[in-house]
RNA sequence: GCGCGUCACGCGGGAGAGAACUCCACUGGAGUCGCCGAAGGCGCAACCCCCGGAACCGCUCAGGCAAAAGGACCGCGUGCGAAGU
Numbered sequence: 001g002c003g004c005g006u007c008a009c010g011c012g013g014g015a016g017a018g019a020a021c022u023c024c025a026c027u028g029g030a031g032u033c034g035c036c037g038a039a040g041g042c043g044c045a046a047c048c049c050c051c052g053g054a055a056c057c058g059c060u061c062a063g064g065c066a067a068a069a070g071g072a073c074c075g076c077g078u079g080c081g082a083a084g085u
Base pairs, nucleotide, nucleotide: 001085002084007079008078009077010076011075012074013073018033020032021031022030023029024028034065035064036063040061041059042058043057047053048052
């Protein structure tokens, strides 16, 4: 000097499920059922270095079910940078 992964930021893509009913209010809040699963959380499986860790699997606490917002994950850009060279 180059510099995967990881991390941070920005941009783009990004699913699912009642614009449910009632009340108060004026687009918000509360209650009642019905649902979703890809923020987060919890539980295990394959697997592994076998103490344990761990998924897009399961649970639905939280969150969500017109739009907006959010959104696992993917791509691009920038930065710090470890192994290595």
Source information
Glycine riboswitch aptamer from Thauera humireducens, 85 nucleotides, folded computationally. Its mean pLDDT, the model's own confidence on a scale to 100, is 78. The organism belongs to Thauera, within Bacteria. RNAcentral holds the sequence, with entries from ENA and Ribocentre.